Model confidence (mean pLDDT): 81 of 100. The part of an RNA shown here (large-subunit ribosomal RNA, domain II) has 696 nucleotides and comes from a soil metagenome.

[in-house]
Context: one part of a larger RNA
RNA sequence: UCCGGCGAGUUGCUACUCGGGUGCGAGGCUAAGCUGGUUGCCAGCGGAGCCACAGCGAAAGCGAGUCCUGUAACGAGGGCGCUUGAAGUACCCGGGUGCAGACCCGAAGCCAGGGCGAUCUACCCAUGAGCAGGGUGAAGCUGGGGUAACACCCAGUGGAGGCCCGAACCGGUGUGGGUUGAAAACCGCUCGGAUGACUUGUGGGUAGGGGUGAAAGGUCAAUCAAGCCUGGAGAUAGCUGGUUCUCCCCGAAAUCUAUUGAGGUAGAGCCUGGGGGCGUGUUUGCAGGGGGUAGAGCGACUGGAUGGGCGCGGGGGCCAGAGCGGCCUACCAACCCCAACCAAACUCCGAAUACCUGACAAAUGGACCCCUGGAGGCAGUCGUUGAGCGAUAAUGUCCAACGGCGAGAGGGAAAGAACCCAGAGCCACAGCUAAGGCCCCGAAGUGGCCGCUGAGUAUAGCGAAGGAUGUGUCCGUGCCGUGACAACGAGGAGGUUGGCUUAGAAGCAGCCAUUCCUUUAAAGAGUGCGUAAUAGCUCACUCGUCCAGCGUGGAUGCGCCGAGAAUGGUCGGGAUUAAGCGGCCCGCCGAAGCUUGGCCUUGUUGCUUUGCAACAGGGGUAGGGGAGCGUUCUGGGAGCUGUGAAGGGGCCGUGGCAAACGUUGCCCUGGAGCGACCAGAAGUGAGGAUGCCGGA
Numbered sequence: 001u002c003c004g005g006c007g008a009g010u011u012g013c014u015a016c017u018c019g020g021g022u023g024c025g026a027g028g029c030u031a032a033g034c035u036g037g038u039u040g041c042c043a044g045c046g047g048a049g050c051c052a053c054a055g056c057g058a059a060a061g062c063g064a065g066u067c068c069u070g071u072a073a074c075g076a077g078g079g080c081g082c083u084u085g086a087a088g089u090a091c092c093c094g095g096g097u098g099c100a101g102a103c104c105c106g107a108a109g110c111c112a113g114g115g116c117g118a119u120c121u122a123c124c125c126a127u128g129a130g131c132a133g134g135g136u137g138a139a140g141c142u143g144g145g146g147u148a149a150c151a152c153c154c155a156g157u158g159g160a161g162g163c164c165c166g167a168a169c170c171g172g173u174g175u176g177g178g179u180u181g182a183a184a185a186c187c188g189c190u191c192g193g194a195u196g197a198c199u200u201g202u203g204g205g206u207a208g209g210g211g212u213g214a215a216a217g218g219u220c221a222a223u224c225a226a227g228c229c230u231g232g233a234g235a236u237a238g239c240u241g242g243u244u245c246u247c248c249c250c251g252a253a254a255u256c257u258a259u260u261g262a263g264g265u266a267g268a269g270c271c272u273g274g275g276g277g278c279g280u281g282u283u284u285g286c287a288g289g290g291g292g293u294a295g296a297g298c299g300a301c302u303g304g305a306u307g308g309g310c311g312c313g314g315g316g317g318c319c320a321g322a323g324c325g326g327c328c329u330a331c332c333a334a335c336c337c338c339a340a341c342c343a344a345a346c347u348c349c350g351a352a353u354a355c356c357u358g359a360c361a362a363a364u365g366g367a368c369c370c371c372u373g374g375a376g377g378c379a380g381u382c383g384u385u386g387a388g389c390g391a392u393a394a395u396g397u398c399c400a401a402c403g404g405c406g407a408g409a410g411g412g413a414a415a416g417a418a419c420c421c422a423g424a425g426c427c428a429c430a431g432c433u434a435a436g437g438c439c440c441c442g443a444a445g446u447g448g449c450c451g452c453u454g455a456g457u458a459u460a461g462c463g464a465a466g467g468a469u470g471u472g473u474c475c476g477u478g479c480c481g482u483g484a485c486a487a488c489g490a491g492g493a494g495g496u497u498g499g500c501u502u503a504g505a506a507g508c509a510g511c512c513a514u515u516c517c518u519u520u521a522a523a524g525a526g527u528g529c530g531u532a533a534u535a536g537c538u539c540a541c542u543c544g545u546c547c548a549g550c551g552u553g554g555a556u557g558c559g560c561c562g563a564g565a566a567u568g569g570u571c572g573g574g575a576u577u578a579a580g581c582g583g584c585c586c587g588c589c590g591a592a593g594c595u596u597g598g599c600c601u602u603g604u605u606g607c608u609u610u611g612c613a614a615c616a617g618g619g620g621u622a623g624g625g626g627a628g629c630g631u632u633c634u635g636g637g638a639g640c641u642g643u644g645a646a647g648g649g650g651c652c653g654u655g656g657c658a659a660a661c662g663u664u665g666c667c668c669u670g671g672a673g674c675g676a677c678c679a680g681a682a683g684u685g686a687g688g689a690u691g692c693c694g695g696a
Stems, first nucleotide, its partner, number of pairs: 001696006011100003015097010027051003033045005055062002065080004103242002106239001110232003114229003122206009131196001133165003136161001140157006169193003174189004208224001210220003245628006255268005270376001271374007280367001281364005286358004295349001296347002302343003306339004313332002315329005380405007388397002410421003425599004430595003436589003439574003445586001447585006458576002466561002470558010487545005493518003498512003524539001528537002600618008629685001631682006639674002647669005652662003
């Protein structure tokens, strides 16, 4: 992993509540118990008691009333009742709830004056055992020296030590291997202790909030911040997982409020079943409303804010100076004026929508309202639009409105919850369309006409500032057959090296200037290069040659550069100069949409009423409701069966062909019971639970 079997809303309650059924009914019912019998039960007795028949009050209590505030007392007022047309009660079945383990499995844990453990390990007690070899050489002693005597010195002897080296033994430092191991702690190398607080055998002791601990929360049998077994016990689990047959109808929510509340729960909103009500709802049109958003405006307020004018006031300077003061100001600057602005918490204004009302009209309607049974849900998510937060970031976050997904299949977007199209009862070898497409993969145009692009731009994911004689179109403007623009030929001079400055400054370092005058077709007191300065080259400007357009600015279409990511590239691919881009047009393809034909089914209505017709429906998670199938047993009850039951395999058939079925079909197997039909009762349906047991 697979196969087989087992495996989860049950049962009790003289508890509550609602629905259905039955009996009796202003009443209904018995309980324990007793008696009898045909004895898992039935019949009778039993009225103790319970519910209803009257309420109000905390109560005493009063009573169709009663209680409260209040009053001296009564009215009045308010609450709950009555008058108001009375319905209950008992049992059975079903929905829900409560109390019980309460749908099933699952903790870590807690408790026990219950029990088992110190054969592991910690410490202790008793009694035994073990420690190759080598080294060092304490005290003491002896001899000698030495001293008044000691002390002391030397040599020897001696053999101390939690002494040294190092096996056994005890350990476990570093590292390699091992890590589904050879091993639930090992192997190799290396390393520490090795006469000691040493190691070890045997026997014994200490026990679970307890022991023991040279102390690590260590250890107490591979288990320890409280052992193990058993019990309380089906602890509890607002948590995770699982929860078994079919068909039909409807069909959510992920919000609000509250919560020791936030992944739970309650009430409300939203779903569903039943009953009742009703010209009640919704949409559109029409009519009538209020608004202060978008926008705009501010010379209409409150504020902000730029430039200019004027300039109160202030700063600075000068004069004066006891004080007062005077003048100036490229400083700041109020009010006012001119011009142009800004605002969620500004508004003189002010839409579109939206919202509210309607005795109006149409459409629609399982819609709307009330009562009542049952829920689920209170983690949402993306897109578009309008805001806040954020960075005019985020598949960000938080609101609002709408749409989808959720719970929605189908077609398109290569692929794809949320985008575009479109809401799937079943069948069809029928038709039309939507989005999107029509060269091939691929169904349908190698369709028509007119432009654009030349970058493979593009052909369904990008791209900016900025840059450029790319190219199409449009609009200005300058020059131009009295010859433009480009090119080529020639000229480009004189006063003068202008003056100043400077070592020099001569058109060309720098400064100055009414930068002038002359000769001219024209020529700057000079546009750039150049020189130390000159020189030299060139430009402006002019003439000639040539002959038709040449410059410049703006708008716009399509392109170019800017252009970057790590394994091999690409538009989905092939590929394409149209099969790219823009415009106009015709045709076609294309879905579970629409139509057509057949069939099933739900609701309503109508019938010539048990079947037809018409109309409207039949996507669906949580969830509500309805109708059925099958399994085991029991009661009733046709029947079948050794001439072969159940069960198993195959064939065939039946059924809304849904669960299924074959009763009295067939063949094989099997070898003894089965059971139509009508009812009843449940240990009643398996693929899931890291499910349990067995097998492969």